[in-house]
RNA sequence: ACAGUUCAGCAGCCGAAACCGUUCUGCGUUCCCGCAGGGCGGUGCGGGGAACCCAAACGCCGCGUUGCACCCGCAGCGCGGCCGGGGCGCACGGCGGUGGGCAACCAUCGCCCAGGCCACUUCUCAGGCCGAGCCCGUCAGCUAACCCCGCAGGCAGUGGGAAGGGCGAUC
Numbered sequence: 001a002c003a004g005u006u007c008a009g010c011a012g013c014c015g016a017a018a019c020c021g022u023u024c025u026g027c028g029u030u031c032c033c034g035c036a037g038g039g040c041g042g043u044g045c046g047g048g049g050a051a052c053c054c055a056a057a058c059g060c061c062g063c064g065u066u067g068c069a070c071c072c073g074c075a076g077c078g079c080g081g082c083c084g085g086g087g088c089g090c091a092c093g094g095c096g097g098u099g100g101g102c103a104a105c106c107a108u109c110g111c112c113c114a115g116g117c118c119a120c121u122u123c124u125c126a127g128g129c130c131g132a133g134c135c136c137g138u139c140a141g142c143u144a145a146c147c148c149c150g151c152a153g154g155c156a157g158u159g160g161g162a163a164g165g166g167c168g169a170u171c
Base pairs, nucleotide, nucleotide: 009167010166012155013154014153018043019042020041021040022039023038024037025036026035027034028033044151045150046149047148048147049146054141059082060081061080062079063078064077065076066075067074068073084139085136086135087134088133093112094111095110096109097108098107099106100105115130116129117128118127120164121163122162123161124160125159126158
């Protein structure tokens, strides 16, 4: 350098969104049994409401007017305009552009960012992705007892290092 042989096993992801029992329906040719879906119940996971106590108790813009102020401006009153409040979730915020509006504000776009995710678990390094959406309906701070609700949906696969595990094979 070439050739041959043997060995190098397995685990899905985001999300609370699962497991068990029972019953009904459909399918698998009948039965046993299995698969799928619906109802009921239990366990488990997740969420909301709800006392005492505690906490909280309100605005912004424009115009007019009164008072104060030598300036800037401040306060009260009147009229008009604008903005309710809350829940699930990582998706909270900052800066800037564009359009509407005198303004308060409304809509939209870009960048950044809190935060979140990447295959058994934890830490770490690198790389990558998200940084949305939906709901309640004028109403809910916290909150024990108590009451109510959900267990969907969408996907297909990053590696390096250290430590610690599960199942299986072999000895």
Molecule: c-di-AMP riboswitch aptamer (ydaO/yuaA leader)
Organism: Opitutia bacterium